[in-house]
Context: one part of a larger RNA
Order: sequence, then C1' cells, then structure tokens
RNA sequence: CACCGCCCGUCAAGCCACCCAAAUAGGCCGCACCCGAAGUCGCAGACCCAACCCGUAAGGGAGGGAUGUGCCGAAGGUGAGGUCUGUGAGGGGGACUAAGUCGUAACAAGGUAGCCGUAGGGGAACCUGCGGCUGGAUCACCUCCUU
Repeated sequence: CACCGCCCGUCAAGCCACCCAAAUAGGCCGCACCCGAAGUCGCAGACCCAACCCGUAAGGGAGGGAUGUGCCGAAGGUGAGGUCUGUGAGGGGGACUAAGUCGUAACAAGGUAGCCGUAGGGGAACCUGCGGCUGGAUCACCUCCUU
C1' cells in the first nucleotide's frame, strides 16, 4: 500500500494448555476389629537336674530347666475413612494459526448516531423495549462569554 480501507461474531479445520467428569489404578496416613511369630516379663511347672540346706541312707527342701499358659507384641487379614498422584468415555469455554463458510455489527450521520445498565428475543455478529450519557454529524433558532 490510505473506503477496492478497516473490522465483528457464529460455523468448519489444525494445534496447545486449562476446567468439569461416571469410572478406574496406585502411594501415604492414622482409626476399629480379627489373627498373632520371635522375645522379655508374670503365673503354673505332676516331667528333668552334679554343686547349697536337712538327713547315715532312702528321701525331702531351696534353686534351675523342659513344657504349658497370660499380658505386650512385628508381619498379615477385614471394614469404614482422610489425603495426594496417574488414567479417563464424555462435556465446556480459552489462546494461536498467511488458507475456508455465513453474514456486515462497529469505525464517516458506517448508511437505523454510538455507547452504558437492564429485560426479552435471535444461525452469528446482533435486534427490540425501558432508563441514562455525549465520548454524536448536519441545519435552524435561543441564552451566555470573548474579540
């Protein structure tokens, strides 16, 4: 590159991250209950034992042990939770992209001035109603100010 300009939204395509999400996989954390190894400790200890005590002896006592059992107790199991992470059908909007589709909303009075709030409506930009603003062009008139 200056209206053969600029520019808005839906739709379609590609790509990126995000949000929601039935469900699903796992990590961690305690909680309740079940089961309960080793081991210490407690109790029992009819079976076993050279040392000590009594006894001439047989034997008895003390002590120790095998064994049994109780509390605690690791791992494991069941259940309901908390928290974190991954996967995830599907859904949602967003950013970007030299090309595509539909229209033309805004920028000039942008061809219905625009914009703000609100309500309703509509493929989409938007349209309509009500209230508000001038950051509205043009023409005429009025008031005020300056020369």